[in-house]
RNA sequence: GCUCCUGUCGUCUAGCCUGGCCCAGGACACCGCCCUUUCACGGCGGCGACACGGGUUCAAAUCCCGUCGGGAGCGCCA
Repeated sequence: GCUCCUGUCGUCUAGCCUGGCCCAGGACACCGCCCUUUCACGGCGGCGACACGGGUUCAAAUCCCGUCGGGAGCGCCA
């Protein structure tokens, strides 16, 4: 340098292929309340994310282009 894969709450992950009930769901963690003699467990509620920019579209987490980060393979110079 080229090709391919990948990036979603604090963490892990679903949704992406085939756009639409998604102003994005779940688990764990965290916070509050309840339960309990206490703690744990359990119940209810809350908090919190689409890497960034642009394009297509009535509509984009999803499709296309670029940039950035991570990973893999191949190649070039010395």

Annotation:
The prediction has a mean pLDDT of 83. The RNA shown here (transfer RNA) has 78 nucleotides and comes from a Candidatus Aminicenantes bacterium. The source organism's lineage runs through Bacteria, Bacteria candidate phyla and Candidatus Aminicenantota. It matches the Rfam family "tRNA". Rfam classes the family as a transfer RNA.